[in-house]
Context: one part of a larger RNA
């Protein structure tokens, strides 16, 4: 001093985040138990016994029997402080939060409120079952079969579980749209041996899932509003209006594990509550299986409160045992540039043992202490940088397992049906005008009409047959109309049939009219639609012979291969900008102007100001003409516009500013395209690459009468390199050759807000607190530094208050310091570590003074105050809430100061916040996740080298030595209040009530002591339980926490005793004076003289000659000192101090004290536990006297100095 124990007067949570530890309870019997409530709560809570002996009764068991063992009750005795006598061995109880319960879980900081469950729901899944694993074979669900299996959310039980399908997501429709590859048709270019090809470009048509698109599903992700009016005081608003919306948050809860504001508001609980309960509802930012709200009963869960308890505290103290510490043995480790290792002020990479300057310091160990050695330990986890990493998620980018879709192949015959598509065929086509439903173009001048006759022509080689044409006359079989039907159409109207009936050899054209187009009649062909046919695609369907297959059956399906198209964080690899007074959010990135810019040119900044990502065919070129703006003053309706005059570049120049311009670069008018081709000396200006200016010279022009002048625009902005790819020009090239394509070259163009603008890729987001590595004090959080805007404090100026009156008191609106406590700024020292808020202990400095002490001035009668000045000696409280500081309240006080001191002080403590992994709330986020937003739970190591500080020793000096002393200097100490007298005085109208000086008794701090009062006392007595041991009894005895319990000597000790904190002086502060001039007066000052404070110097206590000025007295010429032993009033170890035989030093003895309380053995009483008597005995550490019985022996060395 420490760690395990163990006692503890008074108080008993005042302690602390927090009753942490820790005490306290504890067994069994008997009584006796509430609320709630799922029959649990319950060992609720509470109250009483318990031993020994001895009498009766009685239970069960064994045994032949005697009896042995054993339960239970009564009732009587006996000791004692205490009978569950040690040990084993629940504290209860009240409200609330969560989560139902038993259980699980981060081996090694988190045991929870996380998981995990019973139960509830929603999806899948009909078996070769979903699902899973696996390239496959195969398995596994399962030898299960929808009361199964799987995959999600919830989480016992009870009361329920609103609203909303717009998004996202599944799901289910199949009519449209879109969509690969493949397949058919085709174009174009090239070549070619004529064709059919063949290459290569491309078109179109045909088509699958997916997607759009329609619906459906929330116990599927998930989402559930705004303003505004209004009711007979007010204040609500039951009502109503209006805007969005996919609906607008229902029951229920509610400042909540969810509330920022906030410590919300009332109530209750405390003396006092940032806490806890009830409530209230204004819910930043509650709400229903991401479940709502309740709940008995469980919880090493979280809050509060009682009661019981106690060293947890006031406030600490004793004992005990292990360390420490001194010896004998043995003997680590981190650390370590090398040390001959002070303190103050300043310096300085900005906090010095080591630099500067000045105090202090004789040398050297041991015991402690931790304030520094920006101590040790971990290339810092925070931060911030890496064109680092990893892992993780998404609607980042790019693949890509797997899935689903379609073509092909594997892979055959057959029906039927629908599309398309070929060829024929039949109908079909209304603008407006026109008889009226004109499809288009050509031709057309005529065309149609039943049967005979007659000529004529043409085809065939003829006949003979077929065909056209003409003429002619008869008949009605032909044609019109009406009547019905049918098809087509909205409809008028077209087309056709067919029966009757009437008319007729004629009807329609052509001319005319309408109109773009003119009709009859013929060819050829277009939209639309039916029907026959080809050819091809699709669906379906039956088969069986691939082919699976559990051999039933399935079936060209499925598998399988392949191509192709969807989907695809399941899986993978990356990307996810820079500046930037740390990064982040914001804001910027390229070009022109001006100003910073310091009179050549350049010049930075998250410095002030603005522009541009074009415009124009005239706003170009050129010749000729012209002048504009403000101001004043007249007139005038005014600001236009007249007229005078004066100024002088100011107007205008397409567009920011800026420089230019008046001969005009403005501005008007003619004519015109030079806004032209090919070229260039020589400059400017850049790192380069690029930008830029430009006489000249050739072509051919514009306009000028001409000299002339034009390769855009008064000048700077209007903008993108290179790769790739397209145009269009060329006597360029042309892959054996010729030729052509294609490529390539030459010239000219065209495509990037490639704006992160010199452009990394055609293609790119995020999270990490699970988090790694590399670096950095080239850069943040905390210190410290500069600075001091904020901030604090002080001065001045007086405008106003202040009844009057600037300064009793208050003092805007300004000015002028001073500090380095706030918040900044800044990034200097630390990032191979300076450990962070608050408390705890311990403190030490400042004064800007909170108390007291000393004064001034008051708007100071007295007390009480107010405000300044002067002062830093001393003091500066307990508690209730919050982690808090800080603040509020309780109480009490003289007074409940401010600041520094690494926001003192973690190698001294603790760890409540804060700031790591766990989990939950609200909120954001599609998510990963995140929050100076909440809650809850979470390893503080270190034996001490050196400086410094507290103690003890050695050694050497000071010139023998030993012994008493002075005091240079150092430290300590310094409080104050209440009552009493002075006095109910002085003052006052009163009520009330001093200054001063005395006195005596408490407080606070200190210091010593142990007489007394306790505590404590672990070899002191004594009681008592088990047990073992003494052969048994008895007595002792050991463990059992010293076993438990009671007192208790010395010693150490507070709460307890006793003293201090006093009295005095000197020299002052501020203040007050005196005498007094410069200034004939005043005037406390200028020369002299005084009073004046708890401050300061003394005085008081303690140390103190290493005080290097080492001092001083006195003893003394032989010794002194030391080693040794015996101890202890003294100690760590040394030192110190007694005393060593001529001795009481210790140990023994003896007797006292002091404690305990009445041994042991015999007696006697009693049944017996016991009691009595012997006997106020025995016993006894630390105490005193007294006694030499033991041991303090025996030697042996050394110095100096006469």
């Nucleotide at each position: 001093u420490u760690a395990u124990g163990u006692u503890g007067a008074a108080g008993g949570a005042a302690c602390u985040c927090g009753g942490c530890a820790a005490a306290a309870u504890g067994a069994c019997u008997u009584c006796g138990u509430a609320a709630c409530a799922u029959u649990g709560g319950a060992u609720a809570a509470g109250a009483a016994g318990u031993a020994a002996c001895u009498u009766u009764a009685u239970u069960a068991g064994g045994g032949c029997a005697a009896c042995c063992u054993u339960u239970u009750a009564a009732a009587g005795c006996u000791g004692a402080c205490a009978c569950a006598a040690a040990a084993u061995c629940g504290g209860g109880g009240a409200c609330a939060g969560c989560g139902a319960c038993u259980g699980c879980u981060u081996a090694a900081u988190a045991a929870a409120a996380g998981c995990a469950c019973a139960g509830g729901u929603c999806u899948c899944u009909g078996c070769u079952a979903a699902u899973u694993u696996g390239u496959a074979a195969a398995a596994a669900g399962a030898u299960g079969u929808a009361u199964u299996g799987a995959g999600a959310c919830u989480g016992a039980c009870g009361c329920c579980u609103g609203c909303c399908c717009a998004g996202u997501g599944c799901u289910g429709u199949a009519a449209g749209a879109u969509u690969a590859a493949a397949a058919a048709a085709g174009a174009a270019a090239g070549u070619a041996u004529u064709u059919u090809g063949c290459u290569u470009u491309u078109u179109u048509u045909c088509u699958a899932a997916c997607u759009c698109c329609c619906a459906g599903u929330a116990a599927a992700c998930g989402g559930c509003g705004g303003c505004u009016g209004u009711a007979a005081u007010u204040c609500u608003g039951a009502c109503g209006g209006u805007c969005c919306u996919a609906a607008g948050g229902u029951a229920g809860c509610g400042a909540a594990a969810u509330u920022c504001c906030u410590u919300g508001g009332c109530a209750u609980u405390u003396a006092a509550u940032u806490g806890g309960u009830g409530u209230c509802c204004u819910g930043c930012a509650u709400g229903a299986a991401u479940g709502g709200c309740g709940u008995a009963a469980c919880g090493a869960c979280u809050g509060u409160c009682c009661c019981a308890c106690u060293g947890u505290c006031u406030c600490c103290a004793g004992c005990a045992u292990a360390a420490g510490c001194u010896c004998a043995g043995u003997g680590a480790a981190a650390u370590u540039g090398a040390a001959a290792u002070u303190u103050c002020c300043g310096u300085g990479a900005a906090g010095a043992u080591g630099c500067g300057g000045a105090a202090u310091a004789c040398c050297u160990g041991c015991g402690g202490c931790u304030a520094g050695a920006c101590g040790g330990a971990a290339a810092g986890a925070c931060c911030c940088c890496g064109u680092g990493c990893a892992c993780c998620u998404u609607u980042a980018c790019u693949a890509u397992a797997a899935u689903u879709a379609u073509g092909c192949a594997u892979u055959g015959a057959g029906g039927u049906a629908a599309a398309a598509u070929u060829u024929g065929u039949u109908a079909u086509g209304u603008a407006u005008a026109g008889a009226a439903u004109a499809a288009g173009u050509g031709g057309g001048a005529g065309u149609u009409u039943a049967a005979g006759u007659a000529a004529a022509c043409u085809g065939u080689c003829u006949a003979a047959c077929a065909g056209u044409u003409u003429a002619u006359a008869u008949u009605a079989c032909a044609a019109a109309a009406u009547c019905u039907u049918u098809g087509c159409g909205u409809a008028a109207g077209c087309a056709a049939a067919u029966c009757a009936u009437u008319u007729u050899a004629a009807a329609c054209a052509a001319a005319a009219g309408u109109g773009a187009a003119a009709u009859a009649c013929c060819a050829c062909u277009c939209u639309u639609a039916g029907c026959a046919u080809u050819u091809u695609u699709u669906a379906u369907u039956u088969c069986u012979a691939a082919u699976u297959g559990u051999a039933a059956a399935a079936c060209a399906c499925a598998g399988u291969g392949u191509a192709u198209a969807a989907u695809g964080g399941g899986u993978a690899g990356u990307u996810u900008g820079a500046c930037u007074g740390g990064g982040g959010c914001g804001g910027u990135c390229g070009c022109c102007u001006c100003c910073u810019a310091a009179a050549g040119a350049g010049u930075a900044a998250c410095g002030g100001a603005g522009g541009c990502g074009c415009a124009u065919a005239a706003a170009g070129g050129u010749a000729a003409a012209u002048u504009u703006a403000a101001a004043u003053u007249g007139a005038a309706u005014u600001u236009a516009a007249c007229a005078a005059u004066u100024u002088g570049u100011a107007c205008g120049c397409g567009u920011a500013a800026u420089a230019g311009u008046a001969u005009a670069u403005g501005u008007u008018u003619g004519c015109u395209u030079g806004a032209c081709u090919g070229u260039a000396a020589g400059a400017u200006u850049g790192a380069c690459a690029a930008a830029u200016c430009a006489a000249g010279c050739a072509g051919g022009g514009a306009c000028g009468a001409a000299a002339g002048u034009c390769g855009g625009u008064u000048a700077u902005a209007g903008u993108g390199a290179u790769c790739c790819g397209a145009u269009g020009a060329u006597u360029c090239u042309g892959u054996g050759u010729g030729g052509a394509a294609a490529u390539g070259a030459u010239c000219a163009u065209c495509g990037c807000u490639c704006a992160a603008c010199g452009a990394a890729u055609a293609a790119a987001a995020g999270g990490u607190a699970c988090g790694c590595c590399g670096g950095g004090g080239a850069u943040a959080a905390c210190a410290g530094g500069c600075u001091a805007a904020u901030c604090a404090u002080u001065c001045u100026c007086u405008a106003g208050a202040g009844a009057c009156c600037c300064u009793a008191u208050c003092g805007a609106c300004g000015g002028a310091a001073u500090g380095g406590u706030u918040u900044g700024g800044c990034a200097c020292c630390u990032c191979g570590a300076u450990g962070u808020u608050g408390g705890a202990u311990u403190a030490u400095c400042g004064c800007a003074u909170c108390c007291u002490g000393g004064a001034g001035c008051u708007g100071u009668a007295a007390g009480u105050g107010g405000u300044u000045c002067c002062a830093a000696g001393g003091g500066u409280u307990u508690g209730g809430c919050u982690g808090u500081u800080c603040g509020c309240c309780a109480a009490g006080a003289a007074a409940a100061g401010c600041g520094g001191u690494a926001c003192a002080u973690g190698a001294u403590c603790u760890g409540a916040g804060u700031u790591u992994a766990g989990a939950a709330c609200g909120u954001c986020g599609u998510g990963a996740g995140a929050c100076a937003g909440u809650u809850u739970g979470g390893u503080c190591c270190c034996u001490a080298u050196c400086u410094a500080c507290c103690g003890u020793g050695g050694g050497u000096g000071u010139u023998g030595a030993a012994a008493a002393u002075u005091g240079a200097g150092a430290g300590g100490a310094c409080u104050a209040g209440a009552c009493c007298c002075u006095a109910g005085u002085a003052c006052g109208a009163g009520a009330g009530g001093a200054c001063u000086g005395g006195g005596a008794a408490a407080a606070g701090c200190g210091a010593a002591u142990c007489u007394c009062u306790g505590g404590u006392g672990a070899a002191a007595c004594g009681a008592u339980u088990g047990u073992u041991a003494g052969a048994c009894c008895a007595a002792u005895a050991g463990c059992a926490c010293c076993g438990u319990c009671g007192u208790g000597u010395a010693g150490c000790u507070a709460a307890a005793u006793u003293c201090g904190u006093a009295a005095u002086a000197a020299a002052u502060a501020a203040u007050c004076g005196c005498u007094g001039a410069a200034a004939g007066c005043a005037u406390c000052u200028a020369a002299g003289c005084g009073a004046g404070a708890a401050a300061u110097u003394a005085a008081c206590c303690u140390c103190a000659a290493a005080a290097c000025u080492a001092g001083u007295u006195u003893u003394u010429a032989a010794a002194a000192a030391u080693a040794u032993g015996u101890a202890a009033a003294a100690g760590a170890u040394u030192a110190u101090u007694a005393c060593a035989u001529a001795g009481a030093u210790a140990g023994g003895c003896u007797u006292a004290a002091a404690g305990u309380g009445u041994a042991a053995g015999a007696a006697u009483u009693g049944u017996a536990a016991a009691a009595u008597u012997u006997u106020u005995a025995g016993c006894u550490g630390a105490u005193a006297a007294g006694u030499a019985c033991u041991a303090a022996a025996a030697u042996a060395a050394u110095u100096a100095u006469u």

The part of an RNA shown here (large-subunit ribosomal RNA, half B) has 1202 nucleotides and comes from Didymosphenia geminata. The source organism's lineage runs through Eukaryota, Stramenopiles, Bacillariophyta, Bacillariophyceae and Didymosphenia. The full RNA is in RNAcentral, with records from ENA and SILVA. Its mean pLDDT, the model's own confidence on a scale to 100, is 81. The gene name in the source record is rrl.